[in-house]
């Protein structure tokens, strides 16, 4: 720091997603150790049990027991325990510490400032501490009660309580002289003393001042959402008086006034503890508020006060409520959001541990006691940090695994082996080393009369440890006990095999998986982290994707339809003064911790100690004065006014004009008119249309007329008048910043629509009819009502568009045009030119822009202000609110869903877009197909099988140049299993084969016969040795497969198309895809050539080169030829002779727009000459880049998969030849341009020894017999046919046509039944020229006629491929059909129009809205009731010790109690409001596989589209 994803590709816009960091986490797999942190985020849910706040005998009175000792009359007593325990009175503390975050949007918090306050204990100062009194708890006695608890009586103490005295300070009043009010408590140590009194130290107590600490109060500023919450408020705002409080204050009460808050967001709603900080980020920011620290709030829920220095009190009280527990039913008890722990909830969060040793707190004079604060330990990889699981060497690169092209590679120096080390764990031993200093004790000093006591300083003996036998140290042995997790298609580091087969599954996004998956699962290998690794959730980042830093708005989302203008924002120029903003200095604060830097302590790190700086903020003091603001005084360049001119469909009102349509009346006139692509509806003989005249009525204003004018926009058009707004030009007179923008607000605002009343000619939604159509609720036609028009009032929207807010300034020009002014020239008005101001256009520089484009009328460069945007859909919709008569408008979401939606441009493709051009493409012609019969192929059907493939053109007489068996792949049946065929290996036999016989359909089986071959060595020629070949049997590797996949492939082929195209290098242009070249003007069969050109060149195609053919020359002359010569024959190259000619087949020539005329710039074109041939002479071969996943796994080859006593192999028979039917391709015909018969003429190209076969002979014939010749320019097939000559038939189902059938034959072959061809005789079907539609052909072509060949025993061949004979017609032309090429245009297509795509309906599913209602919740208002409690008032009725009076009794004062009143929690009644859940039914929306109906949009989308 970026990356992936929209497209065929590109640039942009824009969303989604990823890589990073973090976490109080959870889950999955795995798990060695240690240090330091951290651990209910959910139910502020409910809690069993234990503990968490006590302490003081130096404040006070009282005061046991067990035990032990002694005595005893054995009943007991005394001492000790012990002034101890328990309890009580009293003091201090239970307001701290600890927990939680429910509530709270608030002076709650943060920060800064302030004044009207209190403050126990503590420090300091001053002054005191005198003298009395009356009670009471405990205890004892008598009770009540189940208990909790409690009543009565008697006794008693205090630092408890109450008076009195005193009063330096204090408080109150004051005439400033004074007057009045108000306290206290002692304890303990020492000295002295007979005791008391007394003296003194310390600790207390009282009053008062000051300080410190702590707390209360006020206030500026700051930090969240919602306007689909716009008005709120009556103690409300202020004043006066009083009350109340520690204290200011409506805090409370009475009275008076009517205020106070609010668009700078009041009020309401929903959410939330706030901060230091923490996470992230470059920062600005964003998120968050666990642990630690500060503040606040709360303590079962609600209310209340008491005590106290402090509470309205977590482990206090009272009341109400809910819940739980006890109960003897009468009553009582309780509050873990303290520490543990339990249940529950939940994805999820620990021990009912140890200790007060340390730190801190309470009490105490102290010892000390208490302390779930705290210190420690336990549990959990929950996080951070550190360590380890060994290190070196080691190649036979072991074995095994995996892969393999079978050679090897990889795991891999990895292992083993060898050598070394010993961290760690476990074992043994040591280890109070550190964590501990104080108090006590001793000494010194001070105080004191004091060697008491107290305070301070110094010393160091002994005691005190939860953690813990822990940290640490030493030590024996031993590599021995210790590695996983995720990933490996791209992003993103890392690849192979097998399995699976759109299944199972994966997936963060794009997307993988349909038989060769680097994406699923597994394995091997690899990559990354590592005691962890992944996943999930959340936050920030990337995201400049809310943009202050740091975005945009012509077309991508986005300028309000447009103006006026209040508030607000911003604002010309000079100067004076100010100091709010601003700047800088000093200062207070900004707690600590954290973060940063440096230094230090634990072995290191995490962790932690110290120091420094930071903390960007707020306040104060004294300054500066440029800029901004406030103030004063000016100025004229902005703005406005005045004066003089100018143009205009600017607006409103009134009047008026002609043309046209329609209607009415009259005349004339007759059969149609009208309408359309064509028609029909309609009108018309009751007289239309047409035509002439007159009249009525309404609406709109031709020509002028125009990228002309005016207006803010909408918009404005005959002419005249009236009223009226704005603009421009010129003059230079005046005012003196008066400006600009503008949230709300207000007036305007096309068309349609609405209301009331008019009007209504034409046009025309709805509607009706006619057409069209599959349908046609449309387009077209005939009619036609609202409406369109007027007046008044609503509506308030449009693609209200320049898709471009307003305003000021600046920044090249050129050419038009409108309205002025000035100047120049010329001049009669005038005209022309130049300049200038204001409008309106076209082009264009710089610049901008994603591009298109904009470009002084900016989309350039700046300033100011307003409005608006933040992915697509849902949706401009729902709900709510406002407006409206309604229609509806404005404002305006969410759930859910997708990974895109979109802009501009590019290349293609396509268009019922355009231009140019070509082709037997049409047209012009000739002949066919489609109708018939037959042949053949295909589909379908049938079948045991009818083997398989080919499927628009480009499958269908195609593979097949030839299925009776074979072929053959199919079916049935019978057989074989290393096999019919190939190669190894090991063993065995010597045969096997052949021949014969038997059974059988054959294969095969059985039997018989016959029985080896060969090379070498050696040899005594008997043999021996070992080998090879063949064969039998058996073994295991393997063979075999026309089994599957042509969508895994090679090769070969078809097609567009023999169409003229397809590309590249360099350069240039463009951000880029790409463009240019290749476009353009000509020309051509041609991207053929020429010219021009930011292109210049080149390649594959075109053409040429090759072959055949047409002419000539030359060479050669047999098997060919025969002109001349000779011979011969009935005849004949028959023979000789010859090579002239034909011919054969080699080599050459020839044609090149070369020549001429004309046109043209050239290329080239038109014509002509010559020539056998003329403009590529004719034909063939030759097929660019590519397209169709085109065809073929059944020619062949081949990956993968499948079968292996069968999907292989052998054999027989059958089938491929079936047959209601449909189609393609052919053939024969329908006849006289013909049929039949007879005669007669002329080819080319082929083939021939398992062959072609002459001739002769037999047969009606197919053919048979015999047989010459010929491996062929020699012989044969072989007759060419149409043609020509002659005869006959005479228009008919025929002397046409030949199917079908019968009979008899011939040939091939092992075999002719299924299932061959041919011959003869007989039979003699359909068919009389073929609907819609459709095919071929442009010259030696079509048409027509025959001949040959391959395959092949034969043949279905009428097919295919060749050969020659005879031999036409027509082409005006390119409008149309089809196909193609080039350019251009539109596009929402790119699988590319066989494209894309819209809506209803049907089905499934999801979320949402409405809905009669219904459920609980929150809340307002009014009223009722009213606990506890404070306050006030009343109360001589009950009770009471202190004070007063009194000897007393008693009375008074006061208190308790009681009553009343106000306030008030909970509760209740009534009635509103908010939000939530649910609801029969209903509404639209989203999504879904191939559903239905149409075809609305994208091309002129077939009616241009859209608002």
């Nucleotide at each position: 720091a970026g990356a992936g994803u929209u497209u065929g590709a590109u640039c942009c816009u824009g969303g989604c997603u990823c890589a990073g960091a973090a976490u109080g986490a959870a889950c999955g797999c795995u798990g060695g150790c240690g240090g330091c942190g951290c651990g209910c985020c959910u139910a502020a849910c409910a809690c069993a049990u234990g503990c968490a706040a006590g302490u003081c005998g130096a404040g006070c009175g009282a005061g046991a027991a067990a035990g032990c000792u002694c005595c005893u009359u054995c009943g007991g007593g005394a001492g000790u325990u012990a002034g101890u325990a328990c309890a009580g009175c009293g003091g201090c503390g239970g307001a701290c510490g600890g927990g939680u975050g429910a509530g709270u949007a608030a002076c709650a918090c943060g920060u800064g400032a302030g004044a009207a306050u209190u403050u126990g204990c503590c420090c300091u100062u001053u002054a005191g501490u005198g003298a009395g009194g009356a009670a009471u708890a405990c205890u004892c006695c008598c009770g009540a009660g189940a208990a909790a608890u409690u009543g009565g009586g008697g006794u008693u103490a205090a630092u408890a309580c109450c008076g009195c005295a005193u009063a330096c300070g204090u408080c109150c009043c004051u005439u400033c002289g004074g007057g009045g009010a108000g306290a206290a408590a002692g304890a303990u140590g020492g000295c002295c003393u007979c005791u008391u009194u007394g003296c003194u130290g310390u600790c207390g107590c009282u009053a008062a001042g000051g300080g410190a600490u702590a707390a209360g109060c006020u206030u500026g500023c700051g930090g969240a959402c919602u306007a689909u919450u716009a008005g709120c408020u009556u103690g409300u705002u202020g004043g006066u008086a009083g009350g109340g409080u520690a204290a200011a204050g409506g805090c409370c009460u009475a009275c008076c006034a009517a205020g106070g808050c609010u668009u700078u967001g009041a009020u309401g709603g929903a959410u939330a503890g706030c901060c230091g900080g923490c996470c992230u980020g470059a920062g600005a920011g964003g998120g968050u508020g666990a642990u630690c620290g500060g503040c606040c709030a709360c303590a079962c829920u609600g209310g209340a006060a008491c005590u106290g220095a402090g509470a309205c009190a977590c482990g206090g009280u009272c009341c109400a409520g809910a819940c739980u527990c006890c109960u003897a039913c009468g009553g009582g008890a309780g509050g873990c959001a303290g520490c543990a722990g339990u249940a529950g909830g939940g994805a999820a969060u620990a021990u009912u541990g140890c200790g007060c040793a340390a730190u801190g707190g309470g009490c105490g004079a102290a010892a000390g006691c208490c302390u779930g604060a705290c210190g420690c330990a336990g549990c959990a990889a929950u996080g951070c940090c550190g360590c380890g699981u060994g290190a070196g060497u080691g190649a036979g690169g072991a074995a095994g695994g995996c892969c393999u092209u079978c050679g090897g590679g990889u795991u891999g120096u990895a292992a083993a082996g060898u050598c070394c080390u010993g961290u760690u764990a476990a074992g043994u031993g040591g280890g109070a080393a550190g964590a501990a200093a104080g108090a006590a004790c001793u000494g010194c000093u001070u105080u004191u009369a004091a060697u008491a006591g107290a305070a301070g300083c110094a010393g160091g003996u002994g005691a005190u440890g939860a953690c813990g036998g822990u940290a640490c140290c030493a030590u024996a042995g031993a590599a021995g006990g210790c590695a996983g997790c995720a990933c490996c298609g791209g992003c993103u580091a890392a690849c192979u095999u097998c399995g699976u087969g759109c299944c199972a599954g994966c997936a963060g996004c794009c997307g993988c998986g349909g038989u060769a998956a680097u994406a699923c699962g597994a394995a091997g290998g690899g990559u990354g982290c590592a005691a962890g690794c992944g996943u999930u959730g959340u936050u920030c980042g990337g995201a400049u994707u809310u943009a202050u830093u740091g975005g945009g708005c012509g077309u991508a989302a986005a300028g309000c339809g447009a103006g006026u203008g209040c508030a607000g924002g911003c604002g010309g120029u000079a100067u004076u003064a100010u100091a709010a903003g601003u700047c800088a200095a000093c200062u207070g604060u900004u707690a600590a911790a954290u973060a940063c830097u440096c230094c230090g302590g634990c072995c290191u790190a995490a962790c932690u100690g110290g120091a420094g700086g930071u903390c960007u903020g707020c306040g104060g003091u004294a300054g500066a004065a440029a800029c901004u603001g406030g103030u004063g005084u000016g100025c004229u360049a902005g703005a406005g006014g005045a004066u003089g001119g100018a143009a205009g469909a600017g607006a409103g009102a009134a009047g008026u004009g002609g043309a046209a349509u329609u209607c009415u009346c009259g005349g004339a006139g007759u059969a149609g008119c009208g309408g359309u692509a064509a028609a029909a509806u309609g009108c018309g003989u009751a007289g239309a249309u047409c035509u002439c005249g007159a009249g009525a009525g309404g609406a709109a204003c031709a020509c002028c007329g125009a990228u002309g004018g005016c207006g803010a926009a909408g918009g404005c058009a005959g002419c005249u008048u009236c009223u009226u707004g704005g603009u421009c030009c010129a003059u230079u007179c005046c005012u003196g910043a008066c400006g600009u923008u503008g949230a709300g607000a207000c007036a305007c605002g096309a068309a349609a629509g609405c209301g009331u009343g008019g009007g209504g000619a034409g046009c025309a939604a709805a509607c009706a009819g006619g057409a069209u159509u599959a349908g046609a609720u449309a387009c077209c036609c005939u009619g036609g009502u609202a409406g369109u028009c007027c007046a008044c009032g609503c509506c308030g929207u449009a693609a209200a568009c320049g898709a471009u807010g307003a305003u000021c300034a600046c920044u090249a020009g050129a050419c038009g045009u409108c309205a002025g002014c000035u100047c120049u020239g010329u001049u009669u008005u005038g005209c022309a030119g130049a300049g200038u101001u204001g409008g309106u256009g076209u082009c264009g520089u710089a610049g901008c822009u994603a591009a298109c484009g904009c470009g002084u009328u900016a989309a350039g460069u700046u300033g100011u202000c307003c409005g608006c945007c933040u992915g697509g859909g849902g949706a401009g919709u729902a709900c709510g609110a406002u407006c409206g008569c309604a229609a509806g408008a404005u404002u305006a979401a969410a759930a859910c869903u997708c990974a895109a939606a979109g802009g501009a441009a590019u290349u293609g493709a396509c268009g019922g877009g355009g231009g140019c051009c070509c082709g037997c493409a049409c047209a012009a012609g000739c002949g066919g197909u489609g109708g018939a019969g037959c042949a053949u192929g295909u589909g379908g059907u049938u079948u045991a099988a009818u083997u398989c493939g080919a499927a628009g053109c480009a499958a269908c007489g195609c593979g097949a140049a030839g299925a009776a068996c074979c072929u053959u792949a199919c079916c049935u049946a019978g057989g074989c299993u290393u096999g019919a065929c190939a190669u190894g290996c090991a063993u065995u036999u010597g045969a096997c084969a052949g021949c014969c016989a038997u059974a059988g359909a054959a294969a095969c089986a059985u039997g018989g016969u016959c029985u080896u071959u060969u090379g070498g060595g050696u040899u005594u020629c008997g043999g021996c040795c070992g080998g090879a070949a063949c064969c039998c049997a058996g073994u295991g590797a393997c063979a075999g497969g026309u089994g599957c996949u042509g969508c895994a492939u090679g090769g070969c082929u078809g097609u567009c198309g023999u169409c003229a195209g397809c590309u590249c290098g360099u350069g240039u242009c463009g951000u880029g895809a790409g463009a240019u070249g290749u476009u353009c003007g000509g020309u051509u069969a041609a991207g053929u050539c020429c010219g021009g050109c930011a292109a210049c060149g080149a390649g594959c195609g075109c053409a040429a080169c090759u072959c055949c053919u047409a002419c000539c020359a030359u060479u050669a002359g047999u098997u060919g030829c025969u002109a001349u010569c000779u011979g011969u024959u009935u005849a004949u190259u028959c023979a000789g002779a010859g090579c002239a000619c034909u011919c054969u087949a080699g080599u050459g020539g020839g044609a090149c727009u070369g020549c001429c005329u004309g046109g043209g710039a050239a290329a080239c074109c038109a014509g002509g000459a010559g020539g056998a041939a003329g403009g590529u002479g004719g034909g063939a071969a030759u097929g660019a880049c590519g397209u169709c996943a085109a065809a073929u796994c059944a020619u062949c080859a081949u990956g993968g998969c499948c079968c292996u006593u069968a999907u292989g192999c052998c054999u027989a028979g059958g089938g491929c030849u079936a047959c209601a039917c449909a189609c393609g391709u052919g053939u024969u015909a329908c006849a006289a341009u013909g049929g039949u018969c007879g005669g007669u003429a002329c080819a080319a190209a082929g083939g021939g020894c398992u062959g072609c076969a002459a001739g002769c002979u037999c047969g009606u014939a197919a053919g048979g017999g015999u047989a010459a010749g010929c491996g062929a320019a020699u012989c044969c097939c072989a007759a060419a046919a149409a043609g020509c000559c002659g005869a006959u038939c005479u228009a008919a189902g025929u002397u046409c046509g030949g199917a079908u059938u019968g009979a008899g034959g011939u040939c091939u072959g092992c075999a002719a039944u299924u299932c061959g061809a041919c011959c003869u005789c007989a039979u003699g079907a359909a068919g009389u020229u073929g609907a819609a539609a459709u095919c071929g052909c442009u010259a030696g072509u079509a048409a027509u006629c025959g001949c040959g060949u391959a395959u092949c025993a034969g043949a279905u061949a009428c097919g295919a491929c060749g050969c020659g004979g005879u031999g036409a017609a027509u082409a005006c032309g390119u409008u149309c059909u089809c196909g193609g090429g080039c350019c251009u245009u539109g596009u929402a297509c790119a699988c590319a129009c066989c494209g894309c795509c819209c809506g209803u309906c049907a089905c499934a599913u999801c979320a949402c809205g409405a809905a009669a209602g219904u459920u609980g919740u929150c809340u307002g208002u009014a009223c009722c009731c009213g606990a506890a409690g404070u306050u006030a008032u009343c109360u001589u009725a009950g009770c009471c010790a202190a004070c007063u009076u009194g000897u007393a009794a008693a009375a008074g004062a006061g208190g308790c109690g009681g009553a009343u009143a106000c306030c008030u929690a909970a509760g209740g009644u009534a009635u509103g409001g908010g939000g939530a859940g649910u609801g029969a039914u209903u509404g639209g929306g989203g999504u879904g596989a191939a559903g239905u109906c149409g075809u609305a949009a994208c091309a002129a989308g077939g009616u241009a589209a859209c608002c």
Background:
Small-subunit ribosomal RNA from an uncultured prokaryote, 1507 nucleotides, folded computationally. The RNAcentral record of the sequence draws on ENA.